[in-house]
Context: one part of a larger RNA
RNA sequence: GGACGAACGCUGGCGGCGUGCCUAACACAUGCAAGUCGAGCGGGGACAGGUAGCGGAAGUUCUUCGGGAUGGAAGGUAUUUGUUCUAGCGGCGGACGGGUGAGUAACGCGUGAGUAACCUGCCCUUCACAGGGGGAUAAGAUACCGAAAGGUGUUCUAAUACCGCAUGAGACCACAGAGCCACAUGGCUAAGGGGUCAAAGGAGCAAUCCGGUGAAAGAUGGACUCGCGUCUGAUUAGCUAGUUGGUGAGGUAACGGCCCACCAAGGCGACGAUCAGUAGCCGAUCUGAGAGGGUGAUCGGCCACAUUGGGACUGAGACACGGCCCAAACUCCUACGGGAGGCAGCAGUGGGGAAUAUUGGGCAAUGGGGGAAACCCUGACCCAGCAACGCCGCGUGGAGGAAGAAGGUUUUCGGAUCGUAAACUCCUGUCCUUGGUGAAGAGGAGAAGACGGUAGCCAAGGAGGAAGCCCCGGCUAACUACGUGCCAGCAGCCGCGGUAAUACGUAGGGGGCAAGCGUUGUCC
Numbered sequence: 001g002g003a004c005g006a007a008c009g010c011u012g013g014c015g016g017c018g019u020g021c022c023u024a025a026c027a028c029a030u031g032c033a034a035g036u037c038g039a040g041c042g043g044g045g046a047c048a049g050g051u052a053g054c055g056g057a058a059g060u061u062c063u064u065c066g067g068g069a070u071g072g073a074a075g076g077u078a079u080u081u082g083u084u085c086u087a088g089c090g091g092c093g094g095a096c097g098g099g100u101g102a103g104u105a106a107c108g109c110g111u112g113a114g115u116a117a118c119c120u121g122c123c124c125u126u127c128a129c130a131g132g133g134g135g136a137u138a139a140g141a142u143a144c145c146g147a148a149a150g151g152u153g154u155u156c157u158a159a160u161a162c163c164g165c166a167u168g169a170g171a172c173c174a175c176a177g178a179g180c181c182a183c184a185u186g187g188c189u190a191a192g193g194g195g196u197c198a199a200a201g202g203a204g205c206a207a208u209c210c211g212g213u214g215a216a217a218g219a220u221g222g223a224c225u226c227g228c229g230u231c232u233g234a235u236u237a238g239c240u241a242g243u244u245g246g247u248g249a250g251g252u253a254a255c256g257g258c259c260c261a262c263c264a265a266g267g268c269g270a271c272g273a274u275c276a277g278u279a280g281c282c283g284a285u286c287u288g289a290g291a292g293g294g295u296g297a298u299c300g301g302c303c304a305c306a307u308u309g310g311g312a313c314u315g316a317g318a319c320a321c322g323g324c325c326c327a328a329a330c331u332c333c334u335a336c337g338g339g340a341g342g343c344a345g346c347a348g349u350g351g352g353g354a355a356u357a358u359u360g361g362g363c364a365a366u367g368g369g370g371g372a373a374a375c376c377c378u379g380a381c382c383c384a385g386c387a388a389c390g391c392c393g394c395g396u397g398g399a400g401g402a403a404g405a406a407g408g409u410u411u412u413c414g415g416a417u418c419g420u421a422a423a424c425u426c427c428u429g430u431c432c433u434u435g436g437u438g439a440a441g442a443g444g445a446g447a448a449g450a451c452g453g454u455a456g457c458c459a460a461g462g463a464g465g466a467a468g469c470c471c472c473g474g475c476u477a478a479c480u481a482c483g484u485g486c487c488a489g490c491a492g493c494c495g496c497g498g499u500a501a502u503a504c505g506u507a508g509g510g511g512g513c514a515a516g517c518g519u520u521g522u523c524c
Base pairs, nucleotide, nucleotide: 001524002523003522004521006520007519008518009517010516013394014393015392016391017390018389019387020386021352026350027349028348030347031346032345035092036091037090040089041088043086044085045084046083047082048081049080050079051078052077054075059070060069061068062067099305100304101303108230109229110228111227112226113225114224115223118222119221123218125216126215127214128213129212131165133163134162140155141154142153143152144151145150171196172195173194175192178189179188180187181186201210202209203208231277232276233275238268239267240266243265244264245263246262247261248260250258280302281301282300283299284295285294286293287292307328308327309326310325311324330341331340332339333338358384360383361382362381366380367378368377369376370375397427398426399425400424407418408417409416410415431465432461433460434459435458436457437456441451468513469512470511471510472509473494474493475492479508480507481506482505483504489496490495
């Protein structure tokens, strides 16, 4: 000198774009953050209409005034049609998106290879198929238990839920061979006869559309293996028993001590094993002429974690932040028998701290989930609010104006200086205030804008509302006066201060930067 997620002191006009718990991965009140599909299914409710049988009002008519006849409204029952809502079963999604950096010195990350040892829902392309049956169960009803959370028995019912049967291939399994290829285990191709395994319907008048099943290929996403690289300490020198290898069995999508039985005695290490400390890694970012050094906030990629520890289930995918089970600590409810919870999602609270924001608006855009769609959901996201925290831009006026006014400071008392500075005159209108107008962002036609009556534009008003901070001994740009008297104090280094201090304090003047200026901290 540069830089910062900064803090502190003094000061503070506006706008744009960014950024904002670095500390306690401390504890959390409250609200919201993952739903959706009725075009998979059976119920239930609401509304409207039709039909059937009840019901019988008003009205009409007769009357011997008691009533009769006719008439068919309201109402409710059953059934049906349409619209709509939906607890439950079922499907897809809750494995994405969002947060944090505790752990991890590791194939975790980066980079380059490999898998002839692998998986991949939705999506794209292609081929083939969808025949015929069955038994349940939630919801519902009913009887109960429990303070609650919730649960039990009986009984009824549906499906794109579940289960057989059929069909079945270049799929899978074993068998026996053939050809071709390769990188060791091997791979590929075509044919053979065996064995095994599929399916679901819905909407529509229909055409058709959306789905279903099997197979192949792709795309995407993932898994595993390897080469190289990846902080400090030797005042850590030896470490290791599933340890190292083999055979066999199991397990996995798959290779593998991954696991197990048996066998062998190996394996790693001064080219630093083991141990200890520290740490998420990278693209990047800061600095530097570069080499290098530092950092790993925001943004992007990967990893790990979700109160702590362990476990599996479901599923194409998890060992699963807003799923389940167990244990632990903590908090809450309780009728004391038992239950409930997990903000390192967005806001917000307490606490810690030098220190870090709103319990805001909207799904209008972008993107995501579901749906045939309309649409629903989305604290992702887009916006707004707060903060000079940073960067950038603008303003606080411009021109004229010497009686060099008053006043301040100083003085050798002549003057000098603040100083064209002010006053005064003439202008201007950025920002500001008021009024008017008013977007783009919204796509192939239309509708749809949170931001927002915002930005912009027009008009009017009026210099009116907008400058501070640090420094002035040398380094280092900028000097005098007074006060103080080794005191009070200053100080980055050298050093100032003991009676004329350009170094302390104040004032005038000056210098620097400027909505900032200084200080502190950290890095180069």

This is a predicted structure of a 524-nucleotide part of an RNA (small-subunit ribosomal RNA, 5' domain) from an uncultured bacterium.